[in-house]
Context: one part of a larger RNA
RNA sequence: AGUACACGGGGGAUGCCUAGGCUCUUGGAGGCGAAGAAGGACGUGACAAGCUGCGAAAAGCCACGGGGAUUGGCAAAUACGAAUAGAUCCGUGGAUAUCCGAAUGGGGGAACCCGAUAAGUUGAAGACUUAUCACCGCUAAAAGCGGGGCGAACGUGGGGAACUGAAACAUCUAAGUACCCAUAGGAAGAGAAAAUAAGAAUGAUUUCGGGAGUAGUGGUGAGCGAAACCGAAAGAGCCCAAACCAAAGAUGUUACGGCAUAUUUGGGGUUGAAGGACUACGACAUUGCAUAAUUAAUCAUAUAAGAAUCAUUUGGGAAGAUGGACCGAAGAAGGUGAAAGUCCUGUAUUAGAAAUGAGAGAUUAGCAUAGUAGGAUCCUGAGUAAGGCGGGACCGGAGGAAUCCUGUCUGAAUCAGCCAGCACCAUCUGGCAAGGCUAAAUACUACCAAGAGACCGAUAGUGAACCAGUACUGUGAAGGAAAGGUGAAAAGAACCGUGAACAACGGAGUGCAAUAGAACCUGAAACCGUGUACUU
Numbered sequence: 001a002g003u004a005c006a007c008g009g010g011g012g013a014u015g016c017c018u019a020g021g022c023u024c025u026u027g028g029a030g031g032c033g034a035a036g037a038a039g040g041a042c043g044u045g046a047c048a049a050g051c052u053g054c055g056a057a058a059a060g061c062c063a064c065g066g067g068g069a070u071u072g073g074c075a076a077a078u079a080c081g082a083a084u085a086g087a088u089c090c091g092u093g094g095a096u097a098u099c100c101g102a103a104u105g106g107g108g109g110a111a112c113c114c115g116a117u118a119a120g121u122u123g124a125a126g127a128c129u130u131a132u133c134a135c136c137g138c139u140a141a142a143a144g145c146g147g148g149g150c151g152a153a154c155g156u157g158g159g160g161a162a163c164u165g166a167a168a169c170a171u172c173u174a175a176g177u178a179c180c181c182a183u184a185g186g187a188a189g190a191g192a193a194a195a196u197a198a199g200a201a202u203g204a205u206u207u208c209g210g211g212a213g214u215a216g217u218g219g220u221g222a223g224c225g226a227a228a229c230c231g232a233a234a235g236a237g238c239c240c241a242a243a244c245c246a247a248a249g250a251u252g253u254u255a256c257g258g259c260a261u262a263u264u265u266g267g268g269g270u271u272g273a274a275g276g277a278c279u280a281c282g283a284c285a286u287u288g289c290a291u292a293a294u295u296a297a298u299c300a301u302a303u304a305a306g307a308a309u310c311a312u313u314u315g316g317g318a319a320g321a322u323g324g325a326c327c328g329a330a331g332a333a334g335g336u337g338a339a340a341g342u343c344c345u346g347u348a349u350u351a352g353a354a355a356u357g358a359g360a361g362a363u364u365a366g367c368a369u370a371g372u373a374g375g376a377u378c379c380u381g382a383g384u385a386a387g388g389c390g391g392g393a394c395c396g397g398a399g400g401a402a403u404c405c406u407g408u409c410u411g412a413a414u415c416a417g418c419c420a421g422c423a424c425c426a427u428c429u430g431g432c433a434a435g436g437c438u439a440a441a442u443a444c445u446a447c448c449a450a451g452a453g454a455c456c457g458a459u460a461g462u463g464a465a466c467c468a469g470u471a472c473u474g475u476g477a478a479g480g481a482a483a484g485g486u487g488a489a490a491a492g493a494a495c496c497g498u499g500a501a502c503a504a505c506g507g508a509g510u511g512c513a514a515u516a517g518a519a520c521c522u523g524a525a526a527c528c529g530u531g532u533a534c535u536u
Base pairs, nucleotide, nucleotide: 001535002534003533004532005531006530007529008528009527015521016485017484020456021455022453023452024451025450026449027448028447029445030444031150032149039100040099041098042055043054044053046078050074051073061094062093063092064091065090066089070082071081072080105114106113107112115133116132117131118130119129120128121127135147136146137145138144154185155183156182157181158180159179165172169219195202196201206233207232208231209230210229216224217223237437238436239435240381244267245266246265247264248263250261251260252259253258272415274380275379276378277377278374279373280372281371287368288367289366291365292364293363294362295361298358299357300356301355303351304350305349309324310323311322312321313320325342326341327331333345334344335343386410387409388408389407390406391405392404393403396422417432418431419430420429421428472479473478492520495507496506497505498504
């Protein structure tokens, strides 16, 4: 030095565990904010660095309700207290709520500085206290009301890439995606036919399953990609403008009786078998409500009741084993010194609210709602429809290109009318544009409650099981860790010894166990030793 064995050191794999995650389901809630939010700064404890709570009334104050013995958060110690005259704790409502922050009296390098006005404190003050004082809209002014900012996704609108694919690349694709902006709601948007169809019909919209990767489109490449219709979910329909009538003030005119014009308001009226005005006749019924108020079953936000097991045995410990019982509308689950229906918390089931919120339904109010005939006259959405040029949207890349939107230039008709049915024309059929509203079925989940998993189990699962968006890095935007486990219980090792020792170790003691001793469950390998044997 090597090999083997034994015993250690070292290291933290593995096994077991879970306090945390991940994905989903059902229900709720779907907002907060000038009554100052979200988010922070600074304070606040007997001692108090951090976290949590709270705000100069500061780990808290008040009221009501619950609850019933402990208690002063994490946090174990000491001191001093509180509590059956009901504390702590839980729920509901209220009070307080510094400074910054939309931040809003002015300023500012956030958490700071400096004012004005009114009232007050003071002997007085350049000191202090309280209140008010930003801008914008309604709006011309005052008062008043509203707005502003934040928030995960979902929505609508305005802008709008590139990588990439086409095996290069330019049309094309990616994609109207990402991203930016505006803005809304608990959903949004769409929506009651100028529809779809085809000789038969359907009857607003939305979503899903088919139709269908079809018809189409496409350097006919890569790719893109409908609709009718059928089956389901849901189901709901309405209001204006105008004609006409009336009123008001205004203007013009007047023979002072009025008349005309435009404006405003009220009535009227709302459609395609055209309808309405108008004239005549007739009725005031019926039905409905998506509006408001009141009431209210019920639900939520604390809780309460809640069945049934003993002995022996092994063991440190019984819930295990053995033997014998019991309950079950409860044999879900968790805990308890190993594995418990009957020990604890619970579970099935039942009961419960002073206060706040939600609220089926009901009541009241309010609102809305009809016909027949006539056919002369009037009305039925104009810089609109449509067309040219240039773009865009549709399955449709300009094509034979309908339909929809419009930057620009033009520019109708008025019911004997107009639009559509994929160029265009005729016939036929269907509809009535150029105003508006509309629940449900649909999308999403930051948040709350209950639950689930052929999801993870500490190099996994969130970046984060632990004081993590922390430490740390960067001028900054931003990047971004590592780190879980004594034991059933601290019983966390009194006392003695060695020692310089508050180190470490040896005894002693605790404990089932200390090779469970805090560098603490298990404790692999690399690597480093000690002893013995053998080899050289």